[in-house]
C1' cells in the first nucleotide's frame, strides 16, 4: 500500500398507514407532523451496497384482532441510494543496531 474498527462531514433515499362508535377516539411503529387543490415543499426519523432503510410480488396466503397492512410466511425472491476525514489496531516497505 492495504485491510479491520469507532466517530465524524458532506451528498443521496424513503415511508408518512389502518380501524371505528367520527371524536380532544384507537392500534403499531424510530417515524402516521405541517403547509398546499392534486403533483409537491419543509420538518422530524430511518436507511445508504456489510443495503428488510424503502419498493414490487399484494385486492398474496396464513394467524391475532370488535375490525385492520399488527404478527409470521413469501425472503438463500427481484429492486433498491456513496463519497470523504480523523484516531486506533493488524499490516507492507526502508534505514539503523545486534
Nucleotide at each position: 500500500a492495504g485491510c479491520g474498527c469507532c466517530a465524524c462531514c458532506u451528498c443521496g433515499g424513503g415511508g408518512u398507514g389502518c380501524c371505528u362508535u367520527c371524536a380532544u377516539g384507537g392500534c403499531u411503529g424510530a417515524g402516521a407532523c405541517g403547509c398546499g387543490a392534486u403533483u409537491g415543499c419543509g420538518g422530524a426519523c430511518c436507511c445508504g451496497u456489510u443495503g428488510a432503510a424503502c419498493c414490487u410480488g399484494a385486492u398474496c396466503c396464513g394467524g391475532c384482532u370488535a375490525a385492520a397492512a399488527c404478527c409470521g410466511g413469501c425472503g438463500g425472491a427481484g429492486g433498491g441510494a456513496a463519497g470523504g476525514u480523523c484516531a486506533c489496531g493488524c499490516g507492507c516497505c526502508c534505514c539503523u543496531u545486534u
Predicted 3D model of a 98-nucleotide RNA (TPP riboswitch aptamer (THI element)) from Paracoccus sp. (in: a-proteobacteria). The source organism's lineage runs through Bacteria, Pseudomonadota, Rhodobacterales, Paracoccaceae and Paracoccus.